This is a predicted structure of a 529-nucleotide part of an RNA (small-subunit ribosomal RNA, 5' domain) from uncultured Spirochaeta sp.
[in-house]
Context: one part of a larger RNA
């Protein structure tokens, strides 16, 4: 000199864009943060209308939540950096050792049956959480059967080839499914699904070369350890696991141990080489009160799932139960220190749904904080009797200083009122053109027109009126280093980055005048180069 997720002191007008618990991966009151589908299923409370009524209600039709069964999602999105020195990450590859829901393209199929169980009804236990028994019911829930390939397994014989790759012929065995909606001339057609299979896309698993911390005052480490064979296990190679056999494997090119640490794109500095850092944003990894475990599923470190143990907190009728903010706000504590218990799904994106739509603390916005960067303003011109006052000087006078006042202007800002975009693309619906295929209708493909929706917010911007009106401080002045005089103090009080000032004329302390620097900031402290 530059930089900062900064803090502290003094000061503080506005706007835009960013950023905001670096400490205790400490503990958390409250609300919200993952639902959706009635076009999968049964169906209720309630409501409306009619009838009956013993006035309690009953019954028929229409409508119809919530809950329940079922499907998809909940493995994404969001948070944090504890652990991890490791194929965790980066980079370059391998997978002839693998999986991939939804999605795209292609092929084929969707036949015919069965038994249950929630909800519901009737009971029972319990303070609660919740649990149990009996009866009865549905499905795209569950289970057989049929058929079945270019699917799977296996046998035989071949071809190409790079280990379990691709492919031809023949044989054996195995193995699927679910319906719903619309239209109809009732024959069927169309749409969404379901099953099998090929391929693509996307995502993931595993393996390998190389690369990036410190300590030798850590020198030896290792028994599933290193390799082989058989077996198991996995989507998949493998001591991943197991039985047996062999005795190996790593290490001064630093094994092992210890300390520290998430890694990278990047950020800061520097002419560069390098050094330091890893906030925000993006990629990967790990974690979700602590430790362990599996289940479900295409997929699980399963944050807002389950089970066990532990610590802690809460409820309790003392028998027993409930919980997990490192999601968004917010609270306590810690600390030098870090925000609103806000608005909205209008936009973008996501889940579900045929769609309308519902949900979305992702996200879009607003609020707070000069925390940072950038921009603007706090007025402009004229004005010498060089006014008054201050300070200095014995005085003359000098200086503050065109500075002020006064006069003439302007209105960025400000205040009041008025106006006022863009972010909205289009969806359903309606009108209409074209096309493919059909016997028709719905439907399908593709155009045009019309057509609701704005949190921010009456925002940005614009207009009118008013009036210089609403807006300047902080640090420094001995040398380094730009800018001095006076008074007070008297090695005191104090200053100080270094050298050093202060013991009676202090340009160095304190105050004032003047001056210098920067300016809505200025200094100090901390840290890095």
């Nucleotide at each position: 000199g530059a930089a900062c997720g900064a803090a502290c002191g003094c000061u503080g007008g506005c706007g835009g864009c960013g950023c905001g618990u670096u400490u205790u991966a400490a503990g958390c009151a409250u609300g919200c943060a993952a639902g959706u589908c009635g076009a999968g299923g049964g169906g209720u409370a309630g409501g409306a209308u009619g009838c009956c009524u013993u006035c309690g209600g009953g019954u028929a039709u229409c409508u119809g939540a919530g809950a329940c069964c079922g499907g998809c999602g909940a493995a994404c999105g969001g948070g944090u950096g504890a652990g991890u020195a490791a194929c965790a990450c980066g980079u370059a590859g391998g997978u002839g050792a693998u999986c991939u829901a939804c999605c795209g393209c292609g092929a084929g199929g969707u036949u015919g049956g069965g038994g249950a169980u929630a909800g519901c009804c009737c009971a029972u236990g319990g303070a609660a959480a919740c649990a149990u028994g009996g009866g009865g019911u549905a499905a795209u829930a569950c289970c057989g059967a049929a058929u079945g390939a270019g699917c799977u397994u296996u046998c035989a014989c071949g071809a190409c080839u790079g280990u379990g790759g691709u492919u031809g012929u023949g044989g054996a065995a195995g193995g699927a499914a679910a319906g719903g909606g619309g239209c109809u001339u009732u024959g069927g057609c169309c749409c969404c699904g379901c099953c099998u299979u090929g391929u693509g896309a996307u995502g993931a698993g595993c393996c390998u070369g190389c690369g990036g911390c410190u300590g030798a005052u850590u020198a030896g480490c290792u028994a599933g350890u290193u390799g082989g064979u058989g077996g198991g296990g996995u989507a998949a190679a493998g001591g991943c696991c197991u039985a047996c056999c062999a005795a190996g494997g790593c290490a001064a090119c630093g094994a092992u141990c210890a300390g520290u640490a998430g890694c990278c794109g990047g950020c800061c500095u520097g002419a560069g080489a390098g050094g330091g850092c890893g906030a925000u944003c993006g990629g990967c990894c790990a974690c979700a009160c602590u430790g362990g475990g599996a289940c479900u599923g295409a997929g699980a470190u399963a944050c807002g799932g389950c089970c066990c143990a532990g610590a802690c907190u809460c409820c309790u009728a003392c028998g027993g139960g409930a919980g997990g903010c490192a999601g968004c706000a917010g609270c306590u504590a810690a600390g030098a220190a870090u925000c609103u218990u806000c608005c909205g799904c209008a936009a973008u994106g996501g889940a579900c749904g045929a769609a309308a739509g519902u949900c979305u603390g992702a996200c879009g916005g607003a609020g707070c904080g000069a925390c940072g960067c950038c921009g603007c303003g706090u007025g402009g011109g004229u004005g010498a009797a060089g006014a008054a006052g201050g300070c200095c000087g014995u005085g003359a006078g000098g200086u503050u200083g065109u500075a002020a006042a006064g006069c003439c202007c302007u209105u960025u800002u400000c205040u009041a009122c008025c106006u006022g975009a863009g972010g909205a693309a289009u969806a359903a619906g309606c009108c209409u053109g074209g096309g493919a295929g059909g016997g028709a209708a719905u439907g399908c493909c593709u155009g045009g027109g019309u057509g609701a929706u704005g949190a921010c917010g009456g925002u940005a911007g614009g207009g009118u009126a008013g009036g210089a009106a609403u807006a300047a401080g902080c640090c420094c002045c001995g040398g380094c280093u730009a800018a001095u005089u006076a008074c007070g103090u008297g090695c005191c009080a104090g200053c100080a980055g270094c050298c050093g000032c202060g013991g009676u004329a202090a340009c160095a302390c304190g105050u004032a005048u003047g001056g210098g620097g920067c300016g809505a900031g200025c200094g100090u402290u901390g840290u890095u180069c």

Rfam family: Bacterial small subunit ribosomal RNA. Gene Ontology terms of the family: ribosome and structural constituent of ribosome.